[in-house]
Context: one part of a larger RNA
Molecule: small-subunit ribosomal RNA, 3' major domain
Organism: uncultured prokaryote
RNA sequence: UGACGGGGGCUCACACAAGCGGUGGAGGAUGUGGCUUAAUUCGAGGCUACGCGAAGAACCUUAUCCUAGUCUUGACAUGCAUGGAUUAACCCUGUGAAAGCAGGGCCACGCCUUCGGGUGGAACAUGCACAGGUGCUGCAUGGCUGUCGUCAGCUCGUGUCGUGAGAUGUCGGGUUAAGUCCCUUAACGAGCGCAACCCUUGUCCUUAGUUGCCAGCGAGUAAUGUCGGGGACUCUAGGGAGACUGCCGGUGUUAAACCGGAGGAAGGUGGGGAUGACGUCAAGUCCUCAUGGCCUUUAUGAUCAGGGCUGCACACGUCCUACAAUGGUACGUACAAAGGGACGCGAACUCGCGAGAGCAAGCAAAUCCCAGAAAACGUGCCUCAGUUCGGAUUGCAGGCUGAAACCCGCCUGCAUGAAGCCGGAAUCGCUAGUAAUCGCGGGUCAGCAUACCGCGGUGAAUGUGUUCCUGAGCCUUGUACA
Numbered sequence: 001u002g003a004c005g006g007g008g009g010c011u012c013a014c015a016c017a018a019g020c021g022g023u024g025g026a027g028g029a030u031g032u033g034g035c036u037u038a039a040u041u042c043g044a045g046g047c048u049a050c051g052c053g054a055a056g057a058a059c060c061u062u063a064u065c066c067u068a069g070u071c072u073u074g075a076c077a078u079g080c081a082u083g084g085a086u087u088a089a090c091c092c093u094g095u096g097a098a099a100g101c102a103g104g105g106c107c108a109c110g111c112c113u114u115c116g117g118g119u120g121g122a123a124c125a126u127g128c129a130c131a132g133g134u135g136c137u138g139c140a141u142g143g144c145u146g147u148c149g150u151c152a153g154c155u156c157g158u159g160u161c162g163u164g165a166g167a168u169g170u171c172g173g174g175u176u177a178a179g180u181c182c183c184u185u186a187a188c189g190a191g192c193g194c195a196a197c198c199c200u201u202g203u204c205c206u207u208a209g210u211u212g213c214c215a216g217c218g219a220g221u222a223a224u225g226u227c228g229g230g231g232a233c234u235c236u237a238g239g240g241a242g243a244c245u246g247c248c249g250g251u252g253u254u255a256a257a258c259c260g261g262a263g264g265a266a267g268g269u270g271g272g273g274a275u276g277a278c279g280u281c282a283a284g285u286c287c288u289c290a291u292g293g294c295c296u297u298u299a300u301g302a303u304c305a306g307g308g309c310u311g312c313a314c315a316c317g318u319c320c321u322a323c324a325a326u327g328g329u330a331c332g333u334a335c336a337a338a339g340g341g342a343c344g345c346g347a348a349c350u351c352g353c354g355a356g357a358g359c360a361a362g363c364a365a366a367u368c369c370c371a372g373a374a375a376a377c378g379u380g381c382c383u384c385a386g387u388u389c390g391g392a393u394u395g396c397a398g399g400c401u402g403a404a405a406c407c408c409g410c411c412u413g414c415a416u417g418a419a420g421c422c423g424g425a426a427u428c429g430c431u432a433g434u435a436a437u438c439g440c441g442g443g444u445c446a447g448c449a450u451a452c453c454g455c456g457g458u459g460a461a462u463g464u465g466u467u468c469c470u471g472a473g474c475c476u477u478g479u480a481c482a
Stems, first nucleotide, its partner, number of pairs: 001482002003479003007476007015466002019430005026321008034312002042053002065307003069303003074130001078129006090105006109120004132296002135294003141290002143285003146281001148279001153192006159168003172183003198273004203241007213230002217228003244267001247261005323423001327382006339370003344363002349358003389420001394415007436458007
C1' cells in the first nucleotide's frame, strides 16, 4: 500500500421489511446431467452454464458423429512446365443407393496466313509447387462478449512531506443519484468516468395536406370521405418553443443544497433507451472471423447414400397449460398499436363441419392484403361434481409444405378423456401505466414457436422504515496474510 475480520461509524440497492403474483407438487414443451447407443457431433458449468451458441436438426444444415461406397493437385485459390485440337461443355450407354467408375457420339474461339499451316487465350489432361482441416492449444494471441456495475470510482502533472516503499491532492464539515456541488485546507490544476450533448415519449406553436382527416357547404347511396370541395380537427413529418431550483416562503454558514408553494402538459435527473472509467475473474469464445506454434496430407482433406444429433429407469433448470364459478360454454356486440408483403401478401365469390381447396380482384403499399384483435360488455345455460373443469394419451378419417413426413413436421374433424382439487423444505420477480392479465405482429423459415424480439388493451396492492439477511461504496481500527 492492499486484502481480510462472526471490528466500528456513515450511506445505498426489490437487499430485507410491507404487499402482489409465481417456482418447488401434476401433465406437457424445451435445455442440461446421467444412462443407453454403431453414433447419440462440439462448445457453455455458482452468481456470470442449463428455451445458452441454435433468428427455427425430416434430406440439406451436420461438423474427426456412426455404418457402408468412392476421389487423391483434390469441393475451393494462385503459379509453372508439358501435351495437343484430341479434349471441356452437351448428348447417349453400362454399372451403381448415389457419388463415382467404364465406354461411345458430337463439335467450338481470337490473330496471322503462301489456305498447306503457324500461333495464342479460356478450358481440359498429366506432372510439380501447393490447396484443405468446425484437428489441438482461449494457459501463446487479436477481435468480440459476460460479470462486479450505470457501482462512483480510477489516475496524472507540478509542488510539498518521507531515507524509502509511498503519502498528500481524493482527507475533514455539509450536500447530492453521483469524486454532484459548496466551505475549509500544502496543495494547485488536469484527464478517464458522473452529468450534459443523441434517440424516443409527454404539451403547445408553425410549415405542408396525399395515399391520411371531414367541422361547415353541396351532390350521391341500402350503406361507406363515396364524389365536388375544405386544412378547421385528428394524424403524418420537418422546424421551433418549453423545465432552468427560473419565481415565492422557510431551513441552512451570507454557501452548496433541502422542504413547502405558485404557475404549468410536465418540477427538481419528467418517463424510457442508447451510452459501461482504471481494472477483476489466466472468466467465455482457435466451431463467426483473424492468427503464432503443433499435428494431419491416398487423410484429421473431399464426395455420396442411409442412420444419428429426436434414443429413456432417472435427476435438475427455464417455461406453457391447468386444477375452475372473479369460471366454462353458446350467441350477440365494441375499442388498438406496432409490423410484414413480389419465387410475396392474397380480398370478394364458390366448395368443404373444418384444416383447406378452386377461381381470382387489388397492392412494390398512410391507397391493396395479412386482419377476425382478445380480455372487456350484453343475454342464456352449467351450480361445486374429477364436473359442460382440465386437456395428456390413443384410435380412425383428412388437409398442407416438401423429391421425400417410417425413424422425425405442423394443422383439422370425430371418438377417447390420464394426472391434476393450489403444491414440503426451500426459492424467484416486481415500486406505476409497474406487477398481474389479454391478445397482436416480426425475425428465423419450403414447412414447423409454449422460445426469442417487439406492440398495444385492461390495470392493482404495498412501502416513505433500515434491527436483521445479501451485495456494494467511503472513512477508521486490528492482523503472526501478500